[in-house]
Context: one part of a larger RNA
RNA sequence: UGACGGGGGCCCGCACAAGCGGUGGAGCAUGUGGUUUAAUUCGAAUCAACGCGCAGAACCUUACCAACCCUUGACAUAGAUAGUGUGGAUUAUGGAGACAUUUUCCUUCAGUUCGGCUGGCUAUCAGGUGCUGCAUGGCUGUCGUCAGCUCGUGUCGUGAGAUGUUGGGUUAAGUCCCGCAACGAGCGCAACCCCUGCCUUUAGUUGCCAGCAUUAAGUUGGGCACUCUAGAGGGACUGCCGGUGAUAAGCCGGAGGAAGGCGGGGAUGACGUCAAGUCCUCAUGGCCCUUAUGGGCUGGUCUACACACGUGCUACAAUGGCAAUGACAGUGGGAUGCGAAGGGGCGACCCGGAGCUAAUCUCCAAAAAUUGUCUCAGUUCGGAUUGUUCUCUGCAACUCGAGAGCAUGAAGUUGGAAUCGCUAGUAAUCGCGGAUCAACAUGCCGCGGUGAAUACGUUCCCGGGCCU
Numbered sequence: 001u002g003a004c005g006g007g008g009g010c011c012c013g014c015a016c017a018a019g020c021g022g023u024g025g026a027g028c029a030u031g032u033g034g035u036u037u038a039a040u041u042c043g044a045a046u047c048a049a050c051g052c053g054c055a056g057a058a059c060c061u062u063a064c065c066a067a068c069c070c071u072u073g074a075c076a077u078a079g080a081u082a083g084u085g086u087g088g089a090u091u092a093u094g095g096a097g098a099c100a101u102u103u104u105c106c107u108u109c110a111g112u113u114c115g116g117c118u119g120g121c122u123a124u125c126a127g128g129u130g131c132u133g134c135a136u137g138g139c140u141g142u143c144g145u146c147a148g149c150u151c152g153u154g155u156c157g158u159g160a161g162a163u164g165u166u167g168g169g170u171u172a173a174g175u176c177c178c179g180c181a182a183c184g185a186g187c188g189c190a191a192c193c194c195c196u197g198c199c200u201u202u203a204g205u206u207g208c209c210a211g212c213a214u215u216a217a218g219u220u221g222g223g224c225a226c227u228c229u230a231g232a233g234g235g236a237c238u239g240c241c242g243g244u245g246a247u248a249a250g251c252c253g254g255a256g257g258a259a260g261g262c263g264g265g266g267a268u269g270a271c272g273u274c275a276a277g278u279c280c281u282c283a284u285g286g287c288c289c290u291u292a293u294g295g296g297c298u299g300g301u302c303u304a305c306a307c308a309c310g311u312g313c314u315a316c317a318a319u320g321g322c323a324a325u326g327a328c329a330g331u332g333g334g335a336u337g338c339g340a341a342g343g344g345g346c347g348a349c350c351c352g353g354a355g356c357u358a359a360u361c362u363c364c365a366a367a368a369a370u371u372g373u374c375u376c377a378g379u380u381c382g383g384a385u386u387g388u389u390c391u392c393u394g395c396a397a398c399u400c401g402a403g404a405g406c407a408u409g410a411a412g413u414u415g416g417a418a419u420c421g422c423u424a425g426u427a428a429u430c431g432c433g434g435a436u437c438a439a440c441a442u443g444c445c446g447c448g449g450u451g452a453a454u455a456c457g458u459u460c461c462c463g464g465g466c467c468u
Base pairs, nucleotide, nucleotide: 007468008467009466010465011464012463013462015458016457019422020421021420022419023418026314027313028312029311030310031309032308033307034305035304042053043052064300065299066298068296069295070294073125087106088105089104092101093100094099127289128288130287131286132285136283137282138278139277140276141274143272148187149186150185151184152183153182154163155162156161167178168177169176193266194265195264196263198234199233200232201231202230203229204228207224208223209222212221213220237260240254241253242252243251244250316415320374321373322372323371324370325369332363333362334361337356338355342351343350344349381412386407387406388405389404390403391402392401428450429449430448431447432446433445434444
């Protein structure tokens, strides 16, 4: 000077408290440990590993295992020597294939000095998801969107250093005000950026329809008022009033206003910490392998299963299940694609193919509501498991895909100790879209519908800031 204290003071945060809903019990999904295995590839390990890398392991992916093949090599570059083609189709044999051997036919660039092409040889080399993240770059997590971290000059101190940055107020904030041997400055804070909430204006198709006509239908004429779309502006600044405060910064209340004191949300992450994570994205030093730790291919494995843990989904029901009727979104995606109408099938799905390079066509709600039924039961709850018949994708669903019909109908009656999330259009609940993707989503990333309760307070638990 820091750090630490079951020292003190002040302050903050879904940190506690007050509430709502979960996890921990059940079944299943998924990740991990362990065990097993020829192999169950590798990494991640308190918070900050464990639905994490993986935005999608049947082959491929794939790095692992077994068998079989190749050795200048699947890929890049150079040299010398020798020869003259090369490309395509095709026959047969062996083989799991990679590949090896083989038959026939067609084709014949450029040039005649050079060059180009092919095969072989030689030599540098290629190649390595092999090791070291404790040799590294880059990227990332975390403390933490916490309010801090520093510098120049001056002053003080023998010096390490101090001062400034402390103090009195105030703020979400080292935010601002006042004071002060300090005076200034930088990186952070805030603002500038994006979305959203109000208004004006410009524009009016593919969007919209008030009035007029028209139609089954904004369908058409017409119109651009309105909605909407997407460009440009305005609007909020403690600006105004009252109180309070030191006459300051500010705080409290009020007016007006769509919005009020940071309006709501996002992007944005200071100096640094954890030898944090990543050599398997990529790059890279060193080390190691070089007829193999490289390359190819077939099959298997990553999907195993006495068990343990994490994260989720579905439930245990009547605020519900089932049946019928039938209403209302938004974000997005779509020419190897989205696929309408109309038909077939109980259904998954199939036939069909209009339209759409898409504000034009298309993919599109569920909960809610109304009516009926069930009447508290392991049930008309719950759907695991199993049998069987099918559908779809794909060269191929045995190991090991998803879905449908019929049958089957397990555990489960609200969950011990403990523990998690959330302060408002939030929690809870309901569906929809997208990336990845041939197929496969309870995960992830987004979108809208319905829509709460509670916060006395800061003693305590956890984390953090300032002074001492």